A computed fold for a 76-nucleotide RNA from a Candidatus Omnitrophota bacterium, annotated as transfer RNA. Taxonomically the source falls in Candidatus Omnitrophota (Bacteria, Pseudomonadati). Its mean pLDDT, the model's own confidence on a scale to 100, is 80. Rfam family: tRNA. Gene Ontology term of the family: triplet codon-amino acid adaptor activity. By type it is a transfer RNA.
RNA sequence: GGGCCUCUAGCUCAUCUGGUAGAGCAAGUGACUCUUAAUCACUGGGUGGCAAGUUCGAGUCUUGCGAGGCCCACCA
Numbered sequence: 001g002g003g004c005c006u007c008u009a010g011c012u013c014a015u016c017u018g019g020u021a022g023a024g025c026a027a028g029u030g031a032c033u034c035u036u037a038a039u040c041a042c043u044g045g046g047u048g049g050c051a052a053g054u055u056c057g058a059g060u061c062u063u064g065c066g067a068g069g070c071c072c073a074c075c076a
Stems, first nucleotide, its partner, number of pairs: 001072007010025004019056001027043005049065005
């Protein structure tokens, strides 16, 4: 330098053909318990890596940039 993949909640990941984003774990509150743990119930938390474009509407399609990973090439 070239190609490909990934980036969504604190963490790990979903989200079908574009239609207003969810699960598990973690956290908080309550119940239970002598207490803790476990168990049960409930609650909060993300404008989707950043910026544009297309569209009535973008996590999803397109472009640029950034970060990480894999492969190839070049130099030494």